[in-house]
RNA sequence: CGGGAUGUGGUGCAGGGGUAGCACGCUUGCUUUGGGAGCAAGAGGUCGUUGGUUCAAAUCCAUCCAUCCCGA
Numbered sequence: 001c002g003g004g005a006u007g008u009g010g011u012g013c014a015g016g017g018g019u020a021g022c023a024c025g026c027u028u029g030c031u032u033u034g035g036g037a038g039c040a041a042g043a044g045g046u047c048g049u050u051g052g053u054u055c056a057a058a059u060c061c062a063u064c065c066a067u068c069c070c071g072a
Stems, first nucleotide, its partner, number of pairs: 001071007010024004018055001026042005048064001050062003
């Protein structure tokens, strides 16, 4: 310098046009002598940035950023 992949709650990941979910973790309650396990409820993300397309964008397009891989 060129090409490619990935970027979504605290963590790991789904969702590939119609208003974002799962597991673990966290908080509260029940249960227990206490802890753990179990059960119930809850909080927490406008989806890496900035634009574009669309009635509607996490999703499609462009740009930039970060990490990783390949080539020179």
Molecule: transfer RNA
Organism: Aggregatilineales bacterium